[in-house]
RNAcentral holds the full RNA, with entries from SILVA. The part of an RNA shown here (large-subunit ribosomal RNA, domain IV) has 352 nucleotides and comes from a metagenome.
Context: one part of a larger RNA
Parts: sequence; structure tokens; C1' cells
RNA sequence: CUCUGGUUAAGGAACUCGGCAAAAUAGCACCGUAACUUCGGGAGAAGGUGUACCCACAUGGUGAUCUUUUUUUCAAUUGAAAGCCUAGUUGGGUUGCAGUGAAAUGGGGGGAGCGACUGUUUACUAAAAACACAGGACUCUGCGAAGUCGUAAGACGAAGUAUAGGGUCUGACGCCUGCCCGGUGCCGGAAGGUUAAGGGGACAUGUCAGCGCAAGCAAAGCAUCGAACCGAAGCCCCGGUAAACGGCGGCCGUAACAAUAACGGUCCUAAGGUAGCGAAAUUCCUUGUCGGGUAAGUUCCGACCUGCACGAAUGGCGUAACGAUUUCCCCACCGUCUCAACCAGAGACUCA
Repeated sequence: CUCUGGUUAAGGAACUCGGCAAAAUAGCACCGUAACUUCGGGAGAAGGUGUACCCACAUGGUGAUCUUUUUUUCAAUUGAAAGCCUAGUUGGGUUGCAGUGAAAUGGGGGGAGCGACUGUUUACUAAAAACACAGGACUCUGCGAAGUCGUAAGACGAAGUAUAGGGUCUGACGCCUGCCCGGUGCCGGAAGGUUAAGGGGACAUGUCAGCGCAAGCAAAGCAUCGAACCGAAGCCCCGGUAAACGGCGGCCGUAACAAUAACGGUCCUAAGGUAGCGAAAUUCCUUGUCGGGUAAGUUCCGACCUGCACGAAUGGCGUAACGAUUUCCCCACCGUCUCAACCAGAGACUCA
């Protein structure tokens, strides 16, 4: 010097990203216990008092033995009662600094965010606000179901049958969930347009019987090419649908100080963000501004609204209880610190 323990004057978080670590609290009995609340909780809330030993009394239990009555025994029954045990109560006494004397054994309170909760997870750096969840909604599926695995047979679904099964989203509960169907998707429609294979075979070409003096023309057949026309779904088209994917404006002017704009004009759009919330796990400017808390507060709490870039099941806003969650404050407490010191043990180190 390092590690593991122990003790420490005065102060008491001044330490630090942060009370990390440590200290403190602690059992049992009694008293007492707030806001809030889904009336269950919150709650062991908080905060107090007692706690050892001896003696006596008292309480309850057990009950040797004795006794009364029924007829002697047996048995039942009345009363007394030694001894032992005793939660708890009372009185007196003893004793220490200290009586849950060691060990084991909750620190507490307040505000806010997130997630309702118990649960699950990155075996070996993340336990969470992530996942799940009960509840909600949409959608598919009529049974040889839809869906999934498999080339198939077959199997699961299910020895189930729409109060069932699959998929997707949301995530207890309370109050709610606004506008847009133009785009994309899905569902429905069938008049018209477009459209494949296939059908259809016009025209044309090759070949050559024949005709022609020749140039050439050329039936049938065999081949090649192949127009019109017929021809489904789909797409175009017409509707519906947002708890489907998604989206939810700009400029200018205006009120008798000024400021602001209930109001007006105009452009664009499918429609221009409703309720609620808002410098927020979202706010760049920003340590916004005001208030609270501190002597002093980039964090925190309450407000304001100028929302760079909240917003309603990619759910919005609240919410008791819960949380090895995140954040702020307070009490208690302490070697975290001011600022170190000492002790014990194990190392390191020196010598052998």
C1' cells in the first nucleotide's frame, strides 16, 4: 500500500451523476393511525408505551387424597383440597449504561412520470416504461369449417360447431374515442371499354394437273401464313368501408390608446386536428416566462400556450392498489464527506 472486518471527537450528504456503500429501523403486546379510495384497501401508515429477575396476590386448568348421599362392594354423586402448569392482571422489591441485553429480525414520509395488477424476458454486460395479461374492437370461418404442416396419404384445428375456432390491433377500471373514402387495401356491382388460351377462317404464299408460242395464269390436294368475328377473371369503371394502411392547410385585413381578433376576404384540399392534454419519456430556440421549494435549484412541482414536431384502440385524458421501475423533496441515520486516525486478520514487502 491492497483486501475483509471493527471503533471514532465536532459536524451530519458539505461526498457524489446519484445517499452508491455503510449506518439506522427491527421481535412480541397494547395505545394510536392521514390524504385518497375501485370501500377491499391505504396500514405494520405515521407516532407512542411496555419488555429482565424475585416475592405476594389474582385468573384459568389439572387434580393425589379426604368427604356427603344412594344399599356393603362396584358405580354414580356433593363438598373440601395438597401438588403441578398457567396466557394475562395487580402490588411490592432487586439490578445494570442498557432487560426482543447475544443471534436472527421492516428505515419512514411526501410530490411526479410510466406500466393497471400477480406474472414473463436478452442462459454468459439490459428485468424495464419492453412482452404477456383479464377486458375491448374489427375481420375470417356453416363443418370434409377457416387456418396450419405435408408432394400426397394424412394429421392438428377438434372427438370442438359461431357463447366455437383462426388472424390483426388495443390493453384493468372510469370518462370518451371527433372529421376525411381523394390515394392504397378490402368488400360489393355488373352496363360499357380493354383483354389470354381456344374457336374462327378471309386474304396471301409454296408446290403442280391443266391452259398458253412465250411471258405467265392456275383448280383440287398437301403445306405455310393467318384478318374480321366469338371469347372469363383481372384492370379501367360504379358504390361501400378508417378500433383497414393512412391523412387531418396557407395568406391578408378588422374592435374608440395600444395589444389581441369573436368577425370578414381569398387560395388550396378528400378533409383541414374536435374533446382532452401540452416546454411533456414529445419543446429546437431553452436554463422559455411566472409561481413554489433552497441562502443559492440546467433537475423537481404548479401554471401559461408561442404544440420546431401532442391528440383520440400505431388509442386520448384521468385513476385507488401494486413496482429489486424512473425522478424530486423531507425526517431519521451515519467515516459518503470536512479529514483523517486507530485496532484485528489475510496479502503485498524484507529476511531466513

The coordinates come from a structure-prediction model, not an experiment, and the mean pLDDT is 86. It matches the Rfam family "Bacterial large subunit ribosomal RNA". Rfam links the family to the GO terms ribosome and structural constituent of ribosome.